[in-house]
This is a predicted structure of a 74-nucleotide RNA (transfer RNA) from Candidatus Vampirococcus lugosii.
Its mean pLDDT, the model's own confidence on a scale to 100, is 82.
It matches the Rfam family "tRNA".
RNA sequence: GGUACCGUAGCUCAGUCUGGGAGAGCAAUAGGCUGAAGACCUAUGUGUCGCGGGUUCAAAUCCCGCCGGGACCA
Numbered sequence: 001g002g003u004a005c006c007g008u009a010g011c012u013c014a015g016u017c018u019g020g021g022a023g024a025g026c027a028a029u030a031g032g033c034u035g036a037a038g039a040c041c042u043a044u045g046u047g048u049c050g051c052g053g054g055u056u057c058a059a060a061u062c063c064c065g066c067c068g069g070g071a072c073c074a
Stems, first nucleotide, its partner, number of pairs: 001073003005069003010026004020057001028044005050066005
């Protein structure tokens, strides 16, 4: 330098193909239970969907550029 991929909650990820409600598990917090803690039960999502722009009535999703990450080729 080239190719393809990834970036969404504190962590691991789904959702993108086929545009319309932002989600799951774990963790955390509060309450219950307990002598206390763990386990268990109940409640709570805390997020500019990497950044900027474009298309659209509407973008995590489509298009362009940029940033970051590891992989392969040279």